[in-house]
RNA sequence: GGCCCCAUCGUCUAGGCCGGUCCAGGACGCAUGGUUCUCAUCCAUGAAACUCGGGUUCAAAUCCCGAUGGGGCCG
Numbered sequence: 001g002g003c004c005c006c007a008u009c010g011u012c013u014a015g016g017c018c019g020g021u022c023c024a025g026g027a028c029g030c031a032u033g034g035u036u037c038u039c040a041u042c043c044a045u046g047a048a049a050c051u052c053g054g055g056u057u058c059a060a061a062u063c064c065c066g067a068u069g070g071g072g073c074c075g
Stems, first nucleotide, its partner, number of pairs: 001074007010028004020058001030046005051067005
């Protein structure tokens, strides 16, 4: 330098192909409450995310283009 893949709560991840579903779901973790003599376990509730810019569209996490970052292959 060329090609390909990936980027979503604190962590891991589903969804993306096929645009609209209330407030983007789940697990772990965290907070609060319940249970318990206490802790743990268990139960309930809650906070928490679509890498960035532009385009298409009535409407974009999703489609298109570019950038950035990470990974792989080739030279």
Overview:
The RNA shown here (transfer RNA) has 75 nucleotides and comes from Candidatus Sungbacteria bacterium RIFCSPHIGHO2_02_FULL_47_11. Rfam family: tRNA. Gene Ontology term of the family: triplet codon-amino acid adaptor activity. NCBI's taxonomy places the organism under Bacteria, Bacteria candidate phyla, Candidatus Sungiibacteriota. The sequence is in RNAcentral, with records from ENA.